Background: The part of an RNA shown here (small-subunit ribosomal RNA, 5' domain) has 521 nucleotides and comes from Ulvibacter litoralis. Lineage of the source: Bacteria > Bacteroidota > Flavobacteriia > Flavobacteriaceae > Ulvibacter. It was read from a public genome assembly.
Context: one part of a larger RNA
RNA sequence: GGAUGAACGCUAGCGGCAGGCCUAACACAUGCAAGUCGAGGGGUAACAGGGAGCUUGCUCCGCUGACGACCGGCGCACGGGUGCGUAACGCGUAUACAAUCUACCUUGUACUAGGGGAUAGCCUUUAGAAAUGAAGAUUAAUACCCUAUAGUCUAUUGAGAUGGCAUCAUUUUAAUAGUAAAGGUUACGGUACAAGAUGAGUAUGCGUCCUAUUAGUUUGUUGGUGUGGUAACGGCACACCAAGACUACGAUAGGUAGGGGCCCUGAGAGGGGGAUCCCCCACACUGGUACUGAGACACGGACCAGACUCCUACGGGAGGCAGCAGUGAGGAAUAUUGGACAAUGGGCGAGAGCCUGAUCCAGCCAUGCCGCGUGCAGGAAGACGGCCCUAUGGGUUGUAAACUGCUUUUAUACAGGAAGAAACACUCCCUCGAGAAGGGAGCUUGACGGUACUGUAAGAAUAAGGACCGGCUAACUCCGUGCCAGCAGCCGCGGUAAUACGGAGGGUCCGAGCGUUAUCC
Numbered sequence: 001g002g003a004u005g006a007a008c009g010c011u012a013g014c015g016g017c018a019g020g021c022c023u024a025a026c027a028c029a030u031g032c033a034a035g036u037c038g039a040g041g042g043g044u045a046a047c048a049g050g051g052a053g054c055u056u057g058c059u060c061c062g063c064u065g066a067c068g069a070c071c072g073g074c075g076c077a078c079g080g081g082u083g084c085g086u087a088a089c090g091c092g093u094a095u096a097c098a099a100u101c102u103a104c105c106u107u108g109u110a111c112u113a114g115g116g117g118a119u120a121g122c123c124u125u126u127a128g129a130a131a132u133g134a135a136g137a138u139u140a141a142u143a144c145c146c147u148a149u150a151g152u153c154u155a156u157u158g159a160g161a162u163g164g165c166a167u168c169a170u171u172u173u174a175a176u177a178g179u180a181a182a183g184g185u186u187a188c189g190g191u192a193c194a195a196g197a198u199g200a201g202u203a204u205g206c207g208u209c210c211u212a213u214u215a216g217u218u219u220g221u222u223g224g225u226g227u228g229g230u231a232a233c234g235g236c237a238c239a240c241c242a243a244g245a246c247u248a249c250g251a252u253a254g255g256u257a258g259g260g261g262c263c264c265u266g267a268g269a270g271g272g273g274g275a276u277c278c279c280c281c282a283c284a285c286u287g288g289u290a291c292u293g294a295g296a297c298a299c300g301g302a303c304c305a306g307a308c309u310c311c312u313a314c315g316g317g318a319g320g321c322a323g324c325a326g327u328g329a330g331g332a333a334u335a336u337u338g339g340a341c342a343a344u345g346g347g348c349g350a351g352a353g354c355c356u357g358a359u360c361c362a363g364c365c366a367u368g369c370c371g372c373g374u375g376c377a378g379g380a381a382g383a384c385g386g387c388c389c390u391a392u393g394g395g396u397u398g399u400a401a402a403c404u405g406c407u408u409u410u411a412u413a414c415a416g417g418a419a420g421a422a423a424c425a426c427u428c429c430c431u432c433g434a435g436a437a438g439g440g441a442g443c444u445u446g447a448c449g450g451u452a453c454u455g456u457a458a459g460a461a462u463a464a465g466g467a468c469c470g471g472c473u474a475a476c477u478c479c480g481u482g483c484c485a486g487c488a489g490c491c492g493c494g495g496u497a498a499u500a501c502g503g504a505g506g507g508u509c510c511g512a513g514c515g516u517u518a519u520c521c
Base pairs, nucleotide, nucleotide: 001521002520003519004518006517007516008515009514010513013372014371015370016369017368018367019365020364021330026328027327028326030325031324032323035074036073037072040071041070043067044066047065048064049063050061051060052059053058054057081283082282083281090208091207092206093205094204095203096202097201100200101199105196106195107194108193109192110191111190112189113147114146115145116144123136124135125134126133127132153178154177155176156175157174158173159172160171161170162169163168183188209255210254211253216246217245218244221243222242223241224240225239226238227237228236258280259279260278261277262273263272264271265270285306286305287304288303289302308319309318310317311316336362338361339360340359344358345356346355347354348353375406376405377404378403385397386396387395388394389393412457413456414455415454416453420448426442427441428440429439430438431437432435465510466509467508468507469506470491471490472489476505477504478503479502480501486493487492
């Protein structure tokens, strides 16, 4: 000198864009953050409409729009948060899978037949303070089960051909055995197989911090055979057999740490960092376990154990903000218990739509970067006042002020007022290879927001500070103090003429900021 997720002191007019718990992965009151589908089902708790009965203000009817709870489907494995752990194929990079899986989506082929028994709900009882149940009766499905049918599927065995990369792969054929489906007021779905796309899994080469005041480490350890397990390879697990495997090219142990793209600095080489944004990993009160599922060993799922908090009728129960706000605590220190789904994206749905603290916006903070302003021109009696001096006089503050003319950014008031919106759906038209395809027209939708922006009005009107002035280092005099009070980054200054302390005048540098502290180069 540059830089910062900064803090502190003094000061402070506005706007744009960004950023905002670095500390206690400490504990959390409250609200919200994952639902949706009635075009799967039985149905009808609430609301509205309709109908019926009459006792005229009530009762009944799921008949209709719709729809609480329930069964069922899809989603909840995404999105969002944090950096505890991890020195590891975790990450980065480059490969491999002849050792693998992949819901929804796209393409292609074929099929979608016949039956059955239950169970939520509803109803009747019943236990409990509650959480939550228990029994009986009864009912449906795209829930569940059985049978049929099928080969390009799977398994085993046999034969042939082609190819390679070692185990082998591809393909043709034969035999045996085995596995499907779901319906739906017809829009849409379901099943099998193959291919694609997407996502994931696994393996390997190389790279990836400090300590030798850590030198030996290891028994499922290293390898083999077999079996099990997995989507799949593998000591992944187990049985048996062998005695191996790693290591001064640093094993093992200890410490520290999420990794990368990137960021800061530097001419570069290097050095330092890992906030925001993007990719990957790990975690979800602590530890462990599996279930469901295409996918989890699952942040707002389950079970067990533990610590903590809360409720209790003492028998027993409930909870998990490292989601968004917010609270306490810790700390030098870090924001609103805001608005909207209008846009982008996501889930469900045929769609309308519903949900979305993702997201888009607004609020707070000079935390940073950038931009604008606090006026411009003229004006010498070089005024008054201040300060200094060699003091009837000079110098300086200083064109500075007064005064004259001009301008109105910004602030204030008033008026107008966006883009972000194009779609989806619906109606109409056109086109073809006729798909509920494509194109066009009409119509609708804005949280931000009466915001940005534009115009008009009057008026210099609404707006400057901070640090420093001995040298390094731009900027000097007077007074006070007298090794005192104090200053200080280094050298150092102060003991009676201090440009170094304190005040004043003047000056220098930066400027809505200026200094100090901390850290890195």